[in-house]
A computed fold for a 503-nucleotide part of an RNA from Propioniciclava sinopodophylli, annotated as small-subunit ribosomal RNA, 5' domain. Rfam family: Bacterial small subunit ribosomal RNA. Lineage of the source: Bacteria > Actinomycetota > Actinomycetes > Propionibacteriaceae > Propioniciclava.
Context: one part of a larger RNA
């Protein structure tokens, strides 16, 4: 000298864009933060008609119909969005590959089909145990739920033909033989549903390279390294099992140990390079702590279960609930970091055929000089160089055109009227904002460092090795430009210094 997700001091007018627990991945009270479809399905309820019967002319019943609401059964979707960075030295990340070893729902394309039966079960009723949480018994019932049976391109076995490759091998044809499918709704169009092909799109597995410190770690390893085999996977493999051999890795640092999520990138610096990994994108990895699986096209699943632990809560002591590292909020920690806010108008997401509903992702606004950047606190004139202040050789210097005073002008704030874009046919939280006219009036708006030398700025008083000052040198013990105050001055300016920390 530059930078900062900065903190402290002293100060403080506005507007614009960011950006704000770096610390205890300590614990949390409260509210929200994932729903959605009644054009998939019985019911139950309103509130409108239509019909039967009955009437005390008010209605009450049955039957049928429209529209709403819907707790439950199914469906999607909850894996995505948002948080944090504990762990992690690793195929986790980044970059090129390869999968002839592989999966992908929702989308898009194509071809074929969608026929025929069945038993249940939730809700309801009844009845029972419980302080709740929630259970149990019996009865009834629907479906796009659930389970046969047809039919079958394709799947798998096995025969056989042709083709092609980078080894295993790979694509296509034909012959038999095995088990194999479907769901209906709307008024109509629709929208669905089953099987195979291709695509997209997003996982997954594998390898080459590359990136931290330590040898005061030198020797590790026994599923370990390698075959054959069963077994699991969507798939490859010691991924697991049995057997059988005895390898594997290491000074080009294995193994231990420290420490650390990784990268695009940020920050310096002419550049090589050194730090760093906050905001914002891409990946990974975690969800109170360990462990495990289900479901599902995806999970080993933040707001799902099941065990076990700490820890907080409620009880009728017999049991039972709960996981803010979502958004806001408290405690606590600390130098230190925000509102229990608006709204789904907009971009996006789920669901829904739509109308829409939900969406603390967003999009605004709210605090704060935290930063960056922009704009103001006048502008002209105005000497008898006024009055105070300070110094003074007592002349006078200097503050100083600085004020007083005359003129003028109004940015921003203020205060009245209008009021645009984001919105495509409606829909505007932001907001009566941004912007635009008027309107009054210099009017609401300047500090903070430091003045020995580096290093730009001197004097005077007070203090006298005190009291203090200091980044180095190094001031102060009675004339201190170095401490303390004042005048002046210098430098930056809504900032100014100081601390930390990186080049």
């Nucleotide at each position: 000298g530059g930078a900062c997700g900065a903190a402290c001091g002293c100060u403080g007018g506005c507007g614009g864009c960011g950006u704000g627990c770096u610390u205890a991945a300590c614990a949390c009270a409260u509210g929200c933060a994932a729903g959605u479809c009644g054009a998939a399905c019985g019911g139950a309820u309103c509130a409108c008609u239509u019909u039967u019967a009955c009437u005390u002319c008010g209605g009450u019943u049955u039957u049928g119909g429209u529209g709403g609401u819907u707790a439950g059964u199914g469906g999607c979707g909850a894996a995505c969005g948002g948080g944090u960075g504990a762990g992690u030295a690793a195929c986790a990340c980044g970059u090129g590959a390869g999968u002839a070893a592989c999966c992908u729902g929702c989308c898009c394309u194509u071809c074929a089909c969608u026929g025929u039966g069945g038993g249940a079960u939730a809700a309801c009723g009844a009845g029972a145990a419980g302080a709740a949480a929630u259970u149990c018994u019996u009865g009834c019932u629907a479906a796009u739920a659930c389970c046969g049976c047809a039919u079958a391109u394709g799947a798998c076995g096995c025969g056989u033909c042709c083709u092609c490759g980078c080894a295993u091998g790979g694509g296509g044809g034909u012959g038999u033989g095995u088990g194999g499918a479907a769901a209906g709704u709307u008024u109509u169009u629709u929208c669905g549903g089953u099987g195979g092909g291709g695509g997209a799109u997003g996982g997954a597995c594998u390898c080459g390279c590359g990136g931290c410190c330590u040898a005061u770690c030198a020797g590790c390893u026994u599923g370990u390294u390698g075959g054959u085999g069963g077994g699991g996977u969507a798939a490859u493999g010691g991924c697991u099992c049995a057997c059988c051999a005895a390898g594997g890795c290491u000074u080009u640092g294995a193994c231990g140990g420290g420490u650390a999520g990784c990268c695009g990138g940020c920050c310096u610096g002419a550049g090589a390079g050194g730090g760093c990994g906050a905001c914002c994108g891409g990946c990974c990895a975690c969800a109170c702590u360990g462990g495990g699986a289900c479901u599902g096209a995806g999970a080993u699943a933040c707001g799902g279960c099941c065990c076990a632990g700490a820890c907080u809560c409620c009880u009728a002591c017999g049991g039972g609930a709960g996981g803010c590292a979502g958004c806001a909020g408290u405690g606590g920690g600390g130098a230190a970091u925000a509102u229990u806010g608006c709204a789904c108008a907009a971009u996006g997401g789920a669901c829904g055929a739509a109308a829409g509903u939900c969406u603390g992702a967003u999009g605004c606004a709210g605090c704060a000089a935290c930063g960056c950047c922009g704009c103001g606190u006048g502008c002209g004139g105005g000497a008898u160089g006024a009055c105070g202040g300070c110094c003074u050789u007592c002349g006078g210097g200097u503050u100083g055109u600085a004020a007083a005073c005359c003129g003028c002008u109004u940015u921003c704030a203020c205060c009245a009227g209008g009021g645009g874009c984001g919105a495509a046919u409606u829909u505007g939280a932001c907001g009566g904002u941004a912007c635009c006219u008027g309107g009054a009036g210099a009017a609401g708006a300047a500090g903070c460092a430091c003045c020995g030398g580096c290093u730009a700025a001197c004097u005077a008083c007070g203090u006298g090795c005190c009291a203090g000052c200091a980044g180095c040198c190094g001031c102060g013990g009675u004339g201190a430009u170095a401490c303390g105050u004042a005048g002046g001055g210098u430098g930056c300016g809504a900032g100014c210094g100081u601390u930390g920390u990186c080049c």